[in-house]
RNA sequence: UACUUAUCCAGAAAGACUGAGGGAAAGGCCCUUUGACGUCUUAGCAACCUGUUUCUAAUAAGGUGCUAACUCCUUCCGGCAAUGCCGGACAGAUAAGAU
Numbered sequence: 001u002a003c004u005u006a007u008c009c010a011g012a013a014a015g016a017c018u019g020a021g022g023g024a025a026a027g028g029c030c031c032u033u034u035g036a037c038g039u040c041u042u043a044g045c046a047a048c049c050u051g052u053u054u055c056u057a058a059u060a061a062g063g064u065g066c067u068a069a070c071u072c073c074u075u076c077c078g079g080c081a082a083u084g085c086c087g088g089a090c091a092g093a094u095a096a097g098a099u
Stems, first nucleotide, its partner, number of pairs: 003097006013042005021031003025075004043067003048063003051059003071091001076088005
């Protein structure tokens, strides 16, 4: 990197360094010099895999992941009582597997 399965309306931030962008793409809307993005430290959330236990569960030690906004919203298709709402698909993210 392409493939399979599962999940995605919950949850959880401070400090140091740096200094202008960031939220995957497009459109929108938003965050941002009252310091974005990134790196590091510490803390936390969660419970996918492993572990442990009193095993329909608990725990949170290990491996990941995550800590603005529903995956921020929409995009393609369908339905409806239609400035909207609902369902599904695509795409994306994460985990486990397979290669």